[in-house]
Molecule: Bacterial RNase P class A
Organism: Caenispirillum bisanense
RNA sequence: CCAGAUGGCUGGAUGGCCGCUCUUUGCUCACGCAAAGGGAGGAAAGUCCGGGCUCCACGGAAGCAAGGUGCCGGAUAACGUCCGGCGGGGGCAACCCCAGGGAAAGUGCCACAGAAAACAAACCGCCGACCCGCCCGUAAAAGGGUGUGCCGGUAAGGGUGAAAUGGUGCGGUAAGAGCGCACCGCGCGGCUGGUAACAGCGGCGGCAAGGUAAACCCCACCUGGAGCAAGACCAAAUAGGGACGGCCGUUCGGGUAGCUUGCUACGCCGAAAGGUGGGUUUCCGCACCGUCGUCCGGGUCGGUCGCGUCGAGGUGCGCAGCAAUGCGCAUCCCAGAGGAAUGGCCAUCCAUUGAGUUUCGACUCAGGGACAGAACCCGGCUUAUAGGCCAUCUGGCGCA
Numbered sequence: 001c002c003a004g005a006u007g008g009c010u011g012g013a014u015g016g017c018c019g020c021u022c023u024u025u026g027c028u029c030a031c032g033c034a035a036a037g038g039g040a041g042g043a044a045a046g047u048c049c050g051g052g053c054u055c056c057a058c059g060g061a062a063g064c065a066a067g068g069u070g071c072c073g074g075a076u077a078a079c080g081u082c083c084g085g086c087g088g089g090g091g092c093a094a095c096c097c098c099a100g101g102g103a104a105a106g107u108g109c110c111a112c113a114g115a116a117a118a119c120a121a122a123c124c125g126c127c128g129a130c131c132c133g134c135c136c137g138u139a140a141a142a143g144g145g146u147g148u149g150c151c152g153g154u155a156a157g158g159g160u161g162a163a164a165u166g167g168u169g170c171g172g173u174a175a176g177a178g179c180g181c182a183c184c185g186c187g188c189g190g191c192u193g194g195u196a197a198c199a200g201c202g203g204c205g206g207c208a209a210g211g212u213a214a215a216c217c218c219c220a221c222c223u224g225g226a227g228c229a230a231g232a233c234c235a236a237a238u239a240g241g242g243a244c245g246g247c248c249g250u251u252c253g254g255g256u257a258g259c260u261u262g263c264u265a266c267g268c269c270g271a272a273a274g275g276u277g278g279g280u281u282u283c284c285g286c287a288c289c290g291u292c293g294u295c296c297g298g299g300u301c302g303g304u305c306g307c308g309u310c311g312a313g314g315u316g317c318g319c320a321g322c323a324a325u326g327c328g329c330a331u332c333c334c335a336g337a338g339g340a341a342u343g344g345c346c347a348u349c350c351a352u353u354g355a356g357u358u359u360c361g362a363c364u365c366a367g368g369g370a371c372a373g374a375a376c377c378c379g380g381c382u383u384a385u386a387g388g389c390c391a392u393c394u395g396g397c398g399c400a
Stems, first nucleotide, its partner, number of pairs: 001396010012349007020039008041371001045382002048380005053227004058285007066223005071085005086100001087098004101218002106216002108212003123158002125154004130149001132147005166184006185207001186205003190201004231305004241296007248267001250272005255266005274289004313332008350369001352367006
């Protein structure tokens, strides 16, 4: 100097004029006025996770269902997040990626091509025997070579395919094959190191076709529901309305009504039983007294709070830790609307693009500054982002 990787910061600045909004203080009969101070993000977006907070008669235990996570260790309020490590893959490397438990519990799938993708099998081949034909050979044979047919052996070579029944090499064989051997792979087991995931080194075994679980499934762990349109209070008003259907509605005693004077009716009271109770079943407890659904109709759709810098808070420094982070000390208080404020104009400067001029200092003209706007709050993840800057590392070229 060029190319790349990782992490971080910023995302216009200053001044003037006018305007909007909130808090505090003072003044005003009130409307309002004055002063001081504050006023949109790194993602406010997506609504994908986890919580804080609020409400809910459901709560405890066990099981099933549904959903989520999935190597090991740690951080955290928690998470599907983050940090460190292990294993696998990509890259020369710095680094990046992984939906990373189990295929010997079972089921399913692997199209087409191919003989064959699971319990077997041979398309082209290779080898051997037999019949027949031909050639060499012989005195005749034996023997050798070759062609067709047929039978047997074979899965090393070729073909097909993403993948072919472990791979490479040597030996062996009629030709071959873990048939045997060496190494690798695989299975079982041992020792060493490590908290562990794992890694290394030996031993035994010729050895059960592979792949696929973001296929069903198995294993381990986790999980109430609804959500600020949650919810609390005040005020006001109405109709505690009507109809239909499903499930449950039992027994005893009492009460009311009727008239047949001991019968009937009654979701009336009490007890037992029974029913309902944020997936479902059982047990226990508790609460309520019917419960579930549909349709018609009526009232209020007002105000205050929730809701505002007090927090799992920010910033600085120190300590511990590889780090995520934790602890300590100091310091700061940082939007709060309620259909939605946080803005407009001017000037200068900054960064930047194009054109022109240049005495190479710079000047002039034109354009132009990304993605994008809080709505209860917080921790993450994901997505979008013009331009500018910083730090560390890797590779290449060159110089000293």